[in-house]
Context: one part of a larger RNA
RNA sequence: UUGGGCGUAAAGCGCGUCUAGGCGGGUUCAUAAGUCUGAUGUUAAAAUGCGGGGCUCAGCUCCGUAUUGCGUUGGAAACUGUGAACCUAGAGUAUCAGAGAGGUGGGCGGAACUACAAGUGUAGAGGUGAAAUUCGUAGAUAUUUGUAGGAAUGCCGAUGGAGAAGUCAGCUCACUGGAUGAAUACUGACGCUAAAGCGCGAAAGCGUGGGUAGCAAACAGGAUUAGAUACCCUGGUAGUCCACGCCGUAAACGAUGAUCACUAGGUGUUGGGGGUCGACCUCAGCGCCCAAGCUAACGCGAUAAGUGAUCCGCCUGGGGAGUACGCACGCAAGUGUGAAACUC
Numbered sequence: 001u002u003g004g005g006c007g008u009a010a011a012g013c014g015c016g017u018c019u020a021g022g023c024g025g026g027u028u029c030a031u032a033a034g035u036c037u038g039a040u041g042u043u044a045a046a047a048u049g050c051g052g053g054g055c056u057c058a059g060c061u062c063c064g065u066a067u068u069g070c071g072u073u074g075g076a077a078a079c080u081g082u083g084a085a086c087c088u089a090g091a092g093u094a095u096c097a098g099a100g101a102g103g104u105g106g107g108c109g110g111a112a113c114u115a116c117a118a119g120u121g122u123a124g125a126g127g128u129g130a131a132a133u134u135c136g137u138a139g140a141u142a143u144u145u146g147u148a149g150g151a152a153u154g155c156c157g158a159u160g161g162a163g164a165a166g167u168c169a170g171c172u173c174a175c176u177g178g179a180u181g182a183a184u185a186c187u188g189a190c191g192c193u194a195a196a197g198c199g200c201g202a203a204a205g206c207g208u209g210g211g212u213a214g215c216a217a218a219c220a221g222g223a224u225u226a227g228a229u230a231c232c233c234u235g236g237u238a239g240u241c242c243a244c245g246c247c248g249u250a251a252a253c254g255a256u257g258a259u260c261a262c263u264a265g266g267u268g269u270u271g272g273g274g275g276u277c278g279a280c281c282u283c284a285g286c287g288c289c290c291a292a293g294c295u296a297a298c299g300c301g302a303u304a305a306g307u308g309a310u311c312c313g314c315c316u317g318g319g320g321a322g323u324a325c326g327c328a329c330g331c332a333a334g335u336g337u338g339a340a341a342c343u344c
Base pairs, nucleotide, nucleotide: 003316004315005314006313007298008297012312014200015199016198017197021193022192023191025087026086027085028084029083030082031081033080034079035076036075037074038073039072040071041070042069048066049065050064051063052062053061054060090190091187092186093185094184095182096181097180102176103175104174105173106172107171108170109153113149114148115147116146117145118144119143120142124135125134161168162167205246206245207244208243209242210241214240215239219235220234221233222232257311258310259309260308261307262306265289266288267287268286269285270284271283272282273281274280293300294299317344318343319342326337327336328335329334
């Protein structure tokens, strides 16, 4: 390479969007590029394969034939392509309706916490396995009132909802994205996927300026211990928060790419619709249990890991190594791309 694969063995890009490319619904007509078929030219000979012949056999040798390609030319028209015309089942638009922690910005609230001020009050408080460091007669802890501040939003709350993913939760206002259902009308294949590109992207980290209640890397002290650069305790700075700009990675996980079609049921739940608002039926999600089938097993099972189709990404023994070198990006940290020698 051919092939075989990618939930857990190596392997699905963290997610989206779109360009090229690849692939693409139904009907009719045309065309003849692909496709199929005939003829013809060429493909030197030898060799090779096959079928024969000749040396008594064989080696050897002779004859015939076959293989695929390319050019020219005559035809076929099912499929693919191309051109034209049409269609509505894919896709989309309009109308109405309800659901939602979807996003951005503003305003407001209560609980808790800490600090400060004041009142009451007196000797302890705190902390632990036990202690000590620590705080406290300069009046702590406790309790009451007031003021200030920052961060997070109890109950509702869910096996729930929304979002492409990361993620999103007090109440309220403004702006705004998407999905769903119902019934019609309209456009008429406008679709799917997606290299590159572009955008988004938890936490930590970085830059500038703010903010800092609690928590808390580093750090200090007290314990524990043989030691204890830890686990426990008392403190405590970055950080955690806000604005703007970087970083671009995660067990970014469903460890499961996207889209479409098909293949028994049962049960719960969220949001719609139908219904004699009854049984029940139906659409879109979110769960559980299972038929067939699949799987090495575990398990998956209409939200497939089943059966098929299209496109993209990725894998090819372990270590060396996600390292070196080069290149790109970054303020840096580093990130992306990504070997080999050697070794088992």